[in-house]
RNA sequence: GGACUCGAAGGCGAUGGAGUUCGCCUGAACCGGGCCGGCCUAACCAGCUGGCUCUGAUGACUCCUGGCAGCCA
Numbered sequence: 001g002g003a004c005u006c007g008a009a010g011g012c013g014a015u016g017g018a019g020u021u022c023g024c025c026u027g028a029a030c031c032g033g034g035c036c037g038g039c040c041u042a043a044c045c046a047g048c049u050g051g052c053u054c055u056g057a058u059g060a061c062u063c064c065u066g067g068c069a070g071c072c073a
Base pairs, nucleotide, nucleotide: 009026010025011024012023013022016064017063018062019061020060021059032054033053034052035051036050037049038048039047
C1' cells in the first nucleotide's frame, strides 16, 4: 500500500413524516408493473432505448399529513 473478514456507526428498500420490525449496502444498496417498436442475437430470453398505459404516500405493521373515489349527515 492492497485484498478479505469482523465490529461500530451510517445509509437504502418506485411519492411526505414518525414509531416498531425485516431485508440489503459500505460507496454500494436503491431508482414499480403491463403493452408495442428499435438496437443487440442465427433466433429467443435478457439488457439498453423510445412511445403508450396501470397500481401504490408502507419493504411490512400502525399512526399522522396530503391526494383520489363512493355513501351518509
Molecule: Fluoride riboswitch aptamer (crcB RNA motif)
Organism: Acidobacteriota bacterium